This is a predicted structure of a 75-nucleotide RNA (transfer RNA) from a Candidatus Sumerlaeota bacterium.
The prediction has a mean pLDDT of 81.
The sequence was found in a public genome assembly.
The organism belongs to Candidatus Sumerlaeota, within Bacteria.
Its Rfam family is "tRNA". Rfam classes the family as a transfer RNA.
[in-house]
RNA sequence: GGGCGUGUAGCUCAGAGGUAGAGCAGCGGACUUUUAAUCCGUUGGCCGAAGGUUCGAUCCCUUCCACGCUCACCA
Numbered sequence: 001g002g003g004c005g006u007g008u009a010g011c012u013c014a015g016a017g018g019u020a021g022a023g024c025a026g027c028g029g030a031c032u033u034u035u036a037a038u039c040c041g042u043u044g045g046c047c048g049a050a051g052g053u054u055c056g057a058u059c060c061c062u063u064c065c066a067c068g069c070u071c072a073c074c075a
Stems, first nucleotide, its partner, number of pairs: 001071007010024004018055001026042005048064005
C1' cells in the first nucleotide's frame, strides 16, 4: 500500500428505512442478623466523523477515522 470485517448505553451484544433495545454493571427499594444470592423499580445514547439519497437514515451510497484479520512490499 491492496482486500475483507468490526464500530450502537460503563461492558458484551441485538436491531438492517418510520419514536433506539436486551443482558450484565450502576442507583433506589424488598428480603436477609450482615454480606452474597434472589426479586421489584430505575438512571444511562451526537448509533465512530463528515457529506449524499430519501417525506423520513443507526440501517442505503461516498469519503475519512479507529481497531482486527489477511495479502503484497522490505529484510